[in-house]
Order: sequence, then C1' cells, then structure tokens
RNA sequence: GGCGUCAUAGCCAAGUGGUAAGGCAAAGGUCUGCAACACCUCUACCACCGGUCCGAAUCCGGUUGACGCCU
Repeated sequence: GGCGUCAUAGCCAAGUGGUAAGGCAAAGGUCUGCAACACCUCUACCACCGGUCCGAAUCCGGUUGACGCCU
C1' cells in the first nucleotide's frame, strides 16, 4: 500500500427492512430478627457522518477503531 471481517447496555450476546430477545452485574422492592437464597421491577435510538426507502441496527457510500490475510 491492497483486500477482508467486526463495532448492539457496565460485561457477554441474539436480532438479515416494520421502532432491539436473553444472561451476568448494578439499583429498587417483596421475603427475613438481620443477612443470604428465591421472586418481581428497572437499563441500549445499535461506533460516527451521509444516502436509499413509506419505514434502516439491518441495504449502499465514506470516516474512525480493533483483528486477520497478501505484498
């Protein structure tokens, strides 16, 4: 220098066009003499900027970062 993959909550992670599952952690609540356990509740506009579309986490272009391959 060229090519490819990936970026979703504090962490892990599903979601291939119709407004984002689940788990762990944290917080609040019930329970308890106090705790622990258990149960309930609660958290993300999807790396960033544009475009396409009635509608974009999803498709397209670019940027940034991480990783890999070639030279």